[in-house]
RNA sequence: GAAGUCGGCCGGACAGUCGCCGCGGUGCGGAGGAAAGUCCGGGCUCCGCAGGGCAGGGUGCCAGGUAACGCCUGGGGGACGCGAGUCCACGGAAAGUGCCACAGAAAACAGACCGCCUCGCCGGCCACCGGCGGGGUAAGGGUGAAAAGGUGCGGUAAGAGCGCACCGCGUCGGUGGUAACACCGGCGGCACGGCAAACCCCAACCCGGAGCAAGACCAAAUAAGGGAGCACGUCCCACGGGACGCGCGUGGCCCGCGCGGGCUCCCGGGUAGGUCGCUAGAGGUGUGCGGUGACGCACAUCCCAGAUGAAUGGCUGUCCUAGACAGAACCCGGCUUACAGGCCGGCUUCCACU
Repeated sequence: GAAGUCGGCCGGACAGUCGCCGCGGUGCGGAGGAAAGUCCGGGCUCCGCAGGGCAGGGUGCCAGGUAACGCCUGGGGGACGCGAGUCCACGGAAAGUGCCACAGAAAACAGACCGCCUCGCCGGCCACCGGCGGGGUAAGGGUGAAAAGGUGCGGUAAGAGCGCACCGCGUCGGUGGUAACACCGGCGGCACGGCAAACCCCAACCCGGAGCAAGACCAAAUAAGGGAGCACGUCCCACGGGACGCGCGUGGCCCGCGCGGGCUCCCGGGUAGGUCGCUAGAGGUGUGCGGUGACGCACAUCCCAGAUGAAUGGCUGUCCUAGACAGAACCCGGCUUACAGGCCGGCUUCCACU
């Protein structure tokens, strides 16, 4: 210098002016890295709940981090890349069931299409070749995503784990590692194709439901319901008033039963409306310590939107690299998706020079 790879950061700036929202009100603060999708996890709230099990759903190599997770960190294994590095739903296919398109002879109790070898018969131009029939053979060709371990030597009529060596696979033991796993040795000729993002199994684990329109409080109006007074009714009277009592029906009367009611006020109820929930929090920044790291601990310091038809904007000027995706609605941790342009750093490979 070129090419590449990984990570972090910014997301127009300044000034003037006119407005808007909140509050501790002569001031101060006022969208994001994704405020988004609402896909996971938690806080909070209400409802449910003795405990256990079944069903259903989810996670799925190991260890750690965390409030928790399907997230993150570190490690293992596999695939790709010269490499930095990237990607992986990465438990079980010797429990059962199912599926494996097209092509191909055959796709799971393997399979003879071509080929190879051999036997018999026939024919010929007879050390050989051809045809027909029987048998052997998975070496070679061909099909396929995949053809029943691979390579080599021996062996054989030709072949074949048929035998042997190495690799693979299985199994037993040892060593290292917390573990996943790795390495080493013995044994077994191989018995075990793939798919579980097909049903299924669980050797391990997790899960009650609904969500801030949750939920709590205040409270015009209206209805149900409860209470008090008045109106009203009955009786007595010395005519001034007093006493008693809801009324009606049934009934001789009481109890009981049934039906029904005017006005005012209070309670109750909870619609409109209002208040709280609402933002100081698993909070930000800095320093130190522990840890490979995710992260944790300690100290210091800061307060940083809180609306409810819903604010965070408009205009002017100057400058530059000429401004992308996009707008909070209870809060937080993640994941995913969108994003003009720009800045910084680590590492890798190649080339040149010293």
Model confidence (mean pLDDT): 76 of 100. A computed fold for a 354-nucleotide RNA from a Gammaproteobacteria bacterium, annotated as Bacterial RNase P class A. A source record names the gene rnpB. It matches the Rfam family "Bacterial RNase P class A". Rfam describes the family as follows. Ribonuclease P (RNase P) is a ubiquitous endoribonuclease, found in archaea, bacteria and eukarya as well as chloroplasts and mitochondria. By type it is a ribozyme. Of the family's consensus pairs, 94% are formed in the model. RNAcentral holds the sequence, with entries from ENA.